[in-house]
RNA sequence: GAGUUAUCACGAGGAGUGGAGAGAUUAGGCUCUGCGAAGCUCCGGCAACCAUCCAGACGAUUUUCGUCGGGAAAAGGUGCCAAAACCUGCCAAACCGGUUUUGAAGUUUCAUGCCGGCAAGGAAUGAUAAUUU
Numbered sequence: 001g002a003g004u005u006a007u008c009a010c011g012a013g014g015a016g017u018g019g020a021g022a023g024a025u026u027a028g029g030c031u032c033u034g035c036g037a038a039g040c041u042c043c044g045g046c047a048a049c050c051a052u053c054c055a056g057a058c059g060a061u062u063u064u065c066g067u068c069g070g071g072a073a074a075a076g077g078u079g080c081c082a083a084a085a086c087c088u089g090c091c092a093a094a095c096c097g098g099u100u101u102u103g104a105a106g107u108u109u110c111a112u113g114c115c116g117g118c119a120a121g122g123a124a125u126g127a128u129a130a131u132u133u
């Protein structure tokens, strides 16, 4: 660098250093920022992916191993600590509005098509972990 799987609306910040940008990329919006951005260091914290422990279900090549979800703990390996991954971008249910589509009833309704709004959700992209290469 690439592949696979899982997660991403919860949670958790101070000091020092630094000195102008930051919120992944791109466009727009919005936000943070000389009352000091990013980065780096230290300390603190959050969470529970891996590892650890407990009990269970299922499977197998059965003193064990694997898979699945549940619980405990937080010393170890990572990660994270403004705002939903800050929001939108592609598709879009439902709902709302408009209609010189079409049809039915028959005089303003229903169905249908189209346009617009809003938007559950999905996709794409990205991040992190675990694993493979």
Stems, first nucleotide, its partner, number of pairs: 001133008013043005021032003026089004044081003049077002052072003056068005085125001090122002095117005102111004

SAM riboswitch aptamer (S box leader) from a Bacteroidales bacterium, 133 nucleotides, folded computationally. Rfam family: SAM riboswitch aptamer (S box leader). From the family's description: The SAM riboswitch is found upstream of a number of genes which code for proteins involved in methionine or cysteine biosynthesis in Gram-positive bacteria. Rfam 15.1 lists 9,625 matches to the family in 4,158 species. Gene Ontology term of the family: regulation of gene expression. Its mean pLDDT, the model's own confidence on a scale to 100, is 81. The sequence was found by an Rfam model in a public genome assembly.